[in-house]
A computed fold for a 109-nucleotide RNA from Oceanobacillus polygoni, annotated as SAM riboswitch aptamer (S box leader). The model forms 97% of the base pairs in the Rfam consensus. NCBI's taxonomy places the organism under Bacteria, Bacillati, Caryophanales, Bacillaceae, Oceanobacillus. The prediction has a mean pLDDT of 85.
RNA sequence: AUCUUAUCGCGAGAGGUGGAGGGACAUGGCCCAAGGAAACCUCGGCAACAGGUUCUGUUUAUAGAGUACUGUGCUAAUUCCAUCAAGCAGACUGCUUGGAAGAUAAGAA
Repeated sequence: AUCUUAUCGCGAGAGGUGGAGGGACAUGGCCCAAGGAAACCUCGGCAACAGGUUCUGUUUAUAGAGUACUGUGCUAAUUCCAUCAAGCAGACUGCUUGGAAGAUAAGAA
């Protein structure tokens, strides 16, 4: 890098270095940014995805709750919104649902 499954409207910041971009790709918007972007470093925090661990339940089944100990992950805005399709309204748009793509975790080969 590829495939499968699950989740993605909640949550969570400061300092230092740096010096102009960033919000995944492309487009159209709209936001963030010299009152300092991206990236890197340090220390925090959020979160129960996987493991561990505690409690409850149970042997028909291997479930529920807690815990940030470990492994990741995350720490502006719904994955910032839409662009593909279907449906319902409407009159040139709006709403709902499902895709596609993406992100994260676990597993597979």